[in-house]
Context: one part of a larger RNA
RNA sequence: AACGAACGUUGGCGGCGUGGAUUAGGCAUGCAAGUCGAACGAAGCUAUUCUGUGUAGCAAUACAUGGGAUAGACUGAGUGGCGAAAGGGGCAGUAAUGCGUGGAUAACCUACCCCGGGGAUGGGGAUAGCCAUUCUAACGAGUGGGUAAUACCCGGCGAUGCAGCGAGAUCGCAUGGUUUUGCUGUGAAAUGAAUUUCGCCUCGGGAGGGGUUCACGUGCUAUUAGCUUGUUGGUGGGGUAACGGCCUACCAAGGCUAAGAUGGCUAGCGGGUAUGAGAGCACGACCCGCGCCACUGGCACUGAGACACUGGCCAGACUCCUACGGGAGGCUGCAGUCGAGGAUCUUCGGCAAUGGGCGCAAGCCUGACCGAGCGACGCCGCGUGCGCGAUGAAGGCCUUCGGGUUGUAAAGCGCUGUCGAGGGGGAGGAAGGCCCGUAAGGGUUUGACCUAUCCCUGGAGGAAGCACGGGCUAAGUUCGUGCCAGCAGCCGCGGUAAGACGAACCGUGCAAACGUUGUUC
Repeated sequence: AACGAACGUUGGCGGCGUGGAUUAGGCAUGCAAGUCGAACGAAGCUAUUCUGUGUAGCAAUACAUGGGAUAGACUGAGUGGCGAAAGGGGCAGUAAUGCGUGGAUAACCUACCCCGGGGAUGGGGAUAGCCAUUCUAACGAGUGGGUAAUACCCGGCGAUGCAGCGAGAUCGCAUGGUUUUGCUGUGAAAUGAAUUUCGCCUCGGGAGGGGUUCACGUGCUAUUAGCUUGUUGGUGGGGUAACGGCCUACCAAGGCUAAGAUGGCUAGCGGGUAUGAGAGCACGACCCGCGCCACUGGCACUGAGACACUGGCCAGACUCCUACGGGAGGCUGCAGUCGAGGAUCUUCGGCAAUGGGCGCAAGCCUGACCGAGCGACGCCGCGUGCGCGAUGAAGGCCUUCGGGUUGUAAAGCGCUGUCGAGGGGGAGGAAGGCCCGUAAGGGUUUGACCUAUCCCUGGAGGAAGCACGGGCUAAGUUCGUGCCAGCAGCCGCGGUAAGACGAACCGUGCAAACGUUGUUC
């Protein structure tokens, strides 16, 4: 000097930050991922209209109830699409399958987005929902009937695409790359929805994002010296988007190591942070990038992308429900709770802004985020008054008893109104969206929360402590105690006159803080 600090005493306000470092221990409750009716069928609701039946009535008509059609937005479920692989959390593991810097990919992929070229023909069978029914305590499961699509399947057309074979040109970095051309094979779609448009298929390019790979760098330990059999290489095959012992069969016997292999211990890495003149040394909270993890271990499915935090399956531990047959769950999301701990917050408000998902849009969702709350945890700012005021009051303390000091301090007189309190106004954070219009433009509407700043009321009122005073080190006297009680960072104080213990007065330092402890330089 610093801190994600803790403890003690004290505590007025504001701004900006920051707050589970320990048990990656267990979790009640609520919320944290949905959206689209402009993909689809059906159900319910409301309104209008047509119509049937019943009751009352002579009738008009009224009421109740059933069926059909149209329209509307809504409700909850289902099929389908997109999203759910992002965002959010943690640092357990990992000493290299990681990270950092710089390359390679002639060995690769890429949904949505942007640019450009071309295209969309004819059919079919199901299935959920629904209806009926069966089993079950529950979770849920089965059977029969029947329905739709931008769901699924088949055929046709078809190329600049892809695969194979061949010829030519050109280039390179070995395998080869690029390009022209011939033949064969293969290969798509939803005329779907609405009527400013949004979608579908295919090809080429881009952007952004990834995969793989190479070099170098990136802890301690030799009181760890040898390690290795898919091990090292080759051939054939498989697998992958892609290279590769990645996997497999066969063949060879290799590969690493004192420039530290193998083993053990510790640890997420970097940008950075602290300190320091620097070199260094220590650290990796908050924020950003990368990696890894999601109760523990394993596995794949779907998909452009996962071996998937709030998806699935299996095993295990734990918790809960049960009709004992069987089921359900995963806060290292935001709050919150128990435990352990010296120690770390609200079961808050809002989608107004920024961003994300879906949607033509309106909009819906969003514990991301924006805000508020709590904590002097940190940094910074402000205040707790200002001027005058001596016969130098009283009280306290000391005293050589003369006085000195507290001390202009108080009282008193005159002012001010910061902050706080009460009340009121308020630009701005708002850009957009919707409607009208060819346009220019016009109209209308959106703030959870905060606030610059201004006005009114009132009146010094509501706002100072903590540590220290032997030397280092700024600041001393009296009393009490008597090697006791105690102090102490070091030297050291205390055994009857203690400036070092305890108290008082006085002083010194810092100040809404001041000290102590811990850790780093």
A computed fold for a 521-nucleotide part of an RNA from an uncultured soil bacterium, annotated as small-subunit ribosomal RNA, 5' domain. The coordinates come from a structure-prediction model, not an experiment, and the mean pLDDT is 82. The full RNA is in RNAcentral, with records from SILVA. Rfam family: Bacterial small subunit ribosomal RNA.